[in-house]
Context: one part of a larger RNA
RNA sequence: CGAACGCUUGCGGCGGGCUUAACACAUGCAAGUCGAAUGCUUAGUUUACUAGGCAUGGCGGACGGGUGAGUAACACGUAGGUCACGUACCCUAUAGUCACGAAUAAACACCUUCGGGUGAUAAUACGCGAUAUGCCUUCGGGUGAAAGAUUUAUCGCUAUAGGAUCGGCCUGCGGCCCAUUAGCUUGUUGGUGAGGUAACGGCUCACCAAGGCUACGAUGGGUAGCUGGUCUGAGAGGAUGAUCAGCCACACUGGGACUGAGACACGGCCCAGACUCCUACGGGAGGCAGCAGUGGGGAAUAUUGGACAAUGGGGGAAACCCUGAUCCAGCUACGCCGCGUGAGUGAUGAAGGCCUUCGGGUUGUAAAACUCUGUCGUAAGGGAAGAUAAUGACGGUACCUUACAAGAAAGCACCGGCUAACUCCGUGCCAGCAGCCGCGGUAAUACGGAGGGUGCAAGCGUUGCUC
Repeated sequence: CGAACGCUUGCGGCGGGCUUAACACAUGCAAGUCGAAUGCUUAGUUUACUAGGCAUGGCGGACGGGUGAGUAACACGUAGGUCACGUACCCUAUAGUCACGAAUAAACACCUUCGGGUGAUAAUACGCGAUAUGCCUUCGGGUGAAAGAUUUAUCGCUAUAGGAUCGGCCUGCGGCCCAUUAGCUUGUUGGUGAGGUAACGGCUCACCAAGGCUACGAUGGGUAGCUGGUCUGAGAGGAUGAUCAGCCACACUGGGACUGAGACACGGCCCAGACUCCUACGGGAGGCAGCAGUGGGGAAUAUUGGACAAUGGGGGAAACCCUGAUCCAGCUACGCCGCGUGAGUGAUGAAGGCCUUCGGGUUGUAAAACUCUGUCGUAAGGGAAGAUAAUGACGGUACCUUACAAGAAAGCACCGGCUAACUCCGUGCCAGCAGCCGCGGUAAUACGGAGGGUGCAAGCGUUGCUC
C1' cells in the first nucleotide's frame, strides 16, 4: 500500500473493497413526466364526479451513473485570444400575440386474401397570408413571427436587445522512452475564387506557385488517459495517478447520419461484422465499461437488500410521479483511530513445570484466597438530533437509567552476530534452518521440542510493490 497468503480474533467509529478478461452475460430494477395542449375510450356511478387506458403533442431521455480500450494529441495543465462563434430552461427590458387553411394518429365504423385497405376526427402538431423593430442588400428591393389553456388569476407563445450559465474554435509555454528509428510530406505548404460551418481555417473543391517540418530530434517504433493530488524525502528530487474533485475519450466491433439549443447520442435510429437467443423456417430479437447478480480469468475484491426521510436531478401551475444519482443497511481486521480482555490486597514465596553444583534457583504477587469496579456483555425501561408546518429508510438505532455478574474476550513472530532476548532434551553434514555472514559430521544459545525470555498486540509474521 486498493494488497495477497499463514496463524489468530472481543467491541466500536470513520473510510476502502475486480489492480486480472474494454471477457461473455440468465433475471430484476437503473428515465420519465404533463389531462392546466388535444382526440378518443374503460370501470365505478345518478345528471355530475372519481379512478384509469391508448394515441397525437410538449419538455426531458446530450444531465446524472460506469469504464480507461484508444489517445504522445491543443488530449491535459496554465496564461491568454475570439471584431471569427453558439447557448434550451433562468433573469432584465421593449414590442406583439392579426386573419385563415389542409391533413393525420390512436380509438371507432366498414371491407378483408387476416398481411392490410377504406371512411371519419382534434390540438400549444402542420401549412399559407398580413404586419413588426430585425436580417440581407446592387439601396430598387428581398427575406421573415406567433398558440393557446384553465379554477380569471396566472401559466404560456413570437420577435429583438442585454445578462447569467454552459460550450465551440485559436494561440504562447509545460510534462514519457528508443538515434540499434535520419530524413519526412502532395491537400502536402502558401495564394486566388467558390462551397460548407454557429464560427476561423485545405475543413472541402477548382486553378496557380513550390513550398512546409527536421539534430533545439522531424518521421517511425514502444509505452501511457491528463491534472489537482497521493506516497516517500530535511529538502532538491524520485515514484505514482485507487477512493474524492476537474477535464478528455469510449459504450459488442467498424461506419453513418437523423432529431434537437445541445449528440454524430451507454439503456435512440440505419448499414456491415462477430456472437447469443426465438421461430410455425416466411422472418425476427439482443448489447450490464449503470445497481445487484452469474459463469470465466485470477493470489485476490461484497447483497439478485431498504428508502426517496434528507441532498440533488427530470416532468408538472400544483398535488404529485420517477430517480440502483443519493442516503442508509448487509459482507469483509482491507486500512486508520479508539476501547476492552479487570483493579486493590495477597509469601508458608503453595502445588505443578523447568533447571540444578541437590544446598537450591526460576516460573512468581503470578495463582489461590479476600475486598472492589462495571468499560464491554446480557436483560428490562426510556429514547433523540438529522425535519423551519407535515413527512424518518436508517431504527426502537445512537444515547440515558436500572439490574446481573470477573463472568464470553490473546495471539503472533523472534531469542548465533547484524538485533532486544538462554538453558535443557532430541537429532548427528541426517532431518532441517537461512535476509547476509553462515549453522548441523555426539556436549548445536543457529535444526525439532520444552521451560524461560524479548518485541509487537486484535493483531502478528511472510511475500510482492514503491520512496
RNAcentral holds the full RNA, with entries from Greengenes. A computed fold for a 467-nucleotide part of an RNA from an uncultured delta proteobacterium, annotated as small-subunit ribosomal RNA, 5' domain. Rfam family: Bacterial small subunit ribosomal RNA. Rfam links the family to the GO terms ribosome and structural constituent of ribosome. The coordinates come from a structure-prediction model, not an experiment, and the mean pLDDT is 82.